[in-house]
Context: one part of a larger RNA
RNA sequence: GAGUAGCGUUAAUGCGGGUGAAAAACCCGCACGCCGAAAGCCCAAGGUUUCCUGCGCAACGUUAAUCGGCGCAGGGUGAGUCGGCCCCUAAGGCGAGGACGAAAGUCGUAGUCGAUGGGAAGCAGGUUAAUAUUCCUGCACCGAUCAUGACUGCUAUGGGGAGACGGAGAAGGCUAGGUCAUCCGGGUGUUGGUUGUCCCGGUUUAAGCGUGUAGGUGUGCUGCAUAGGAAAAUCCGUGCGGCUUAACCGAGACGUGAUGACGAGGUCUCUUAUGAGACUGAAGUGAUUGAUGCCCUGCUUCCAAGAAAAUCCUCUAUGCUUCAGGUCAUGAUGACCGUACCGUAAACCGACACUGGUGGGCGAGAUGAAAAUUCUUAGGCGCUU
Numbered sequence: 001g002a003g004u005a006g007c008g009u010u011a012a013u014g015c016g017g018g019u020g021a022a023a024a025a026c027c028c029g030c031a032c033g034c035c036g037a038a039a040g041c042c043c044a045a046g047g048u049u050u051c052c053u054g055c056g057c058a059a060c061g062u063u064a065a066u067c068g069g070c071g072c073a074g075g076g077u078g079a080g081u082c083g084g085c086c087c088c089u090a091a092g093g094c095g096a097g098g099a100c101g102a103a104a105g106u107c108g109u110a111g112u113c114g115a116u117g118g119g120a121a122g123c124a125g126g127u128u129a130a131u132a133u134u135c136c137u138g139c140a141c142c143g144a145u146c147a148u149g150a151c152u153g154c155u156a157u158g159g160g161g162a163g164a165c166g167g168a169g170a171a172g173g174c175u176a177g178g179u180c181a182u183c184c185g186g187g188u189g190u191u192g193g194u195u196g197u198c199c200c201g202g203u204u205u206a207a208g209c210g211u212g213u214a215g216g217u218g219u220g221c222u223g224c225a226u227a228g229g230a231a232a233a234u235c236c237g238u239g240c241g242g243c244u245u246a247a248c249c250g251a252g253a254c255g256u257g258a259u260g261a262c263g264a265g266g267u268c269u270c271u272u273a274u275g276a277g278a279c280u281g282a283a284g285u286g287a288u289u290g291a292u293g294c295c296c297u298g299c300u301u302c303c304a305a306g307a308a309a310a311u312c313c314u315c316u317a318u319g320c321u322u323c324a325g326g327u328c329a330u331g332a333u334g335a336c337c338g339u340a341c342c343g344u345a346a347a348c349c350g351a352c353a354c355u356g357g358u359g360g361g362c363g364a365g366a367u368g369a370a371a372a373u374u375c376u377u378a379g380g381c382g383c384u385u
Base pairs, nucleotide, nucleotide: 013031014030015029016028017027018026032382033381034380035379040362041361042360043359046342047341050340051075052074053073054072055071056070060068061067080141081140082338083337084336086119087118088117092113093112094111098107099106100105122139123138124137125136126135142334143333145332146331147330148329149328150327151326152325153320154319158315159314160313161312166302167301168300169299172295173294174293177289178288179287180286181285183202184201185200186199187198188196204261205260208256209255210254215249216248217247220243221242222241223240224239225238226237228236229235262284265280266279267278268277269276270275303306348357349356364376365375366374
């Protein structure tokens, strides 16, 4: 320079009470304002304790601070079913032998890794200051092994099936959700009117199990033969016959789950910053609309012709056949790692509490073709002078 520029989107504050040395900013309340395909909610990545509670205010916070993602201390993350680990493979990596190369090494078979993909199984309610599909309550489900019991031709690193897949378009059936009515509980106006076609609140319930529907695909059983599936096959394929209209997939609805839970409220007790606990508990139905979700990995159509392997089923080879193995029932059993919190952000990436950037899911009402626009729910904020 200069007490100057600035104090980081013009979404906005005002009042009362509390605490305190001190309150524009902290806490509580009442108004007002802002977002509302978000400035709300849930995951992934990344961060790594920032989460909750108590006590503090030097520094950090573009001001003050009693407050804080700050300092100190204590506490907090509970899983057979969620995700990983695990089984399986893709691009790609490594690579016994091997090939090549003065050397270093490069390539690559068998193999072994490698998810962003395939693969068994859980829902509803309650609970904490802080965790919950993990704890508790209720009702379920899955897999291997072991034990017991019953019945039994079992076995693969091999064969076959299935797994198993593109783009676009269209229609139907449903559901989530929404709206209205019904029903239940409460209110009845200090102001001109309001016992009424009035006002306020609620009207919620899963997985699983049973049934097998709208719809879709077109089959199922059997006889004979068999140059294919690297060996074999009763399996698959192929050919010739016979008898059949079944068989499989499949949302939703309905019943059960549920004589349960939840539920507006009511009663009682303790404390009063206005909360906590206990007990009790009404109605809980129908219509309409309706998805971008499900049936649908379907159907139609097009050419550029749209992963692999394991699990699973089946077939034998080989081996075993008083064993082992398989099926069913009951019981036991199910390790390890993650789980707090932020996550369109003050906690991630940008040197900052930075107008920037950041993948996926849910995403209400009125208006509307709409996830546009404007105003609002739930919820969250008023952006630290």
A computed fold for a 385-nucleotide part of an RNA from a Gammaproteobacteria bacterium, annotated as large-subunit ribosomal RNA, domain III.
Its mean pLDDT, the model's own confidence on a scale to 100, is 81.
Taxonomically the source falls in Gammaproteobacteria (Bacteria, Pseudomonadati, Pseudomonadota).